[in-house]
RNA sequence: CGGACGGAUCGGCCGAAUCCCGCGGUGCGAACCCGGGAACCGGGGACCCACUUGCCGGGACGAGCGAUCGUCCCGGCCGGGGUGAACUCACCGUCCGGAAGGCCGGUGACAGGGCGAACUCCAGCCCGAACCCGUCAGCUAACCCGGUAGGCCCACGAGGAGAGGAGAA
Numbered sequence: 001c002g003g004a005c006g007g008a009u010c011g012g013c014c015g016a017a018u019c020c021c022g023c024g025g026u027g028c029g030a031a032c033c034c035g036g037g038a039a040c041c042g043g044g045g046a047c048c049c050a051c052u053u054g055c056c057g058g059g060a061c062g063a064g065c066g067a068u069c070g071u072c073c074c075g076g077c078c079g080g081g082g083u084g085a086a087c088u089c090a091c092c093g094u095c096c097g098g099a100a101g102g103c104c105g106g107u108g109a110c111a112g113g114g115c116g117a118a119c120u121c122c123a124g125c126c127c128g129a130a131c132c133c134g135u136c137a138g139c140u141a142a143c144c145c146g147g148u149a150g151g152c153c154c155a156c157g158a159g160g161a162g163a164g165g166a167g168a169a
Base pairs, nucleotide, nucleotide: 011153012152013151014150018038019037020036021035022034024033025032026031039148040147041146042145043144044143049138054077055076056075057074058073059072060071061070062069063068079136080133081132082131083130088109089108090107091106092105093104095102096101112127113126114125115124119162120161121160122159
């Protein structure tokens, strides 16, 4: 100097997910729970600003050679928002409806997200759910509410490229 195995200490990384205080509780301790604070993440919440109606059926009037279009009236259909990557579109099937449309199930794409752990791109693979509020929510100072997980730093040839870092000459 290099390698293998085991251990200890200090540290680094992803993520909002950490740090501090308490003659508070359990515990030998590590730690966990409770209360408070800081920091970070998310939600609610004024002025200003922004946004303010779509689709189907019927009728009247008007325009047009016509197909059709416009205005008004009447009736019907479609709530909205939050956490999260989990949205949007097309098609198929059963049922309800005159239509718009609705319930359920399925297929294919797609916004987006993840993949042995510092970052980016490419290739490949996977996911593209679920739950909550209850007719209410744009933004938002003050103010109010909630959250503080889980992992990696071994190895097995464990994809390719780039960027970045350290040391030496």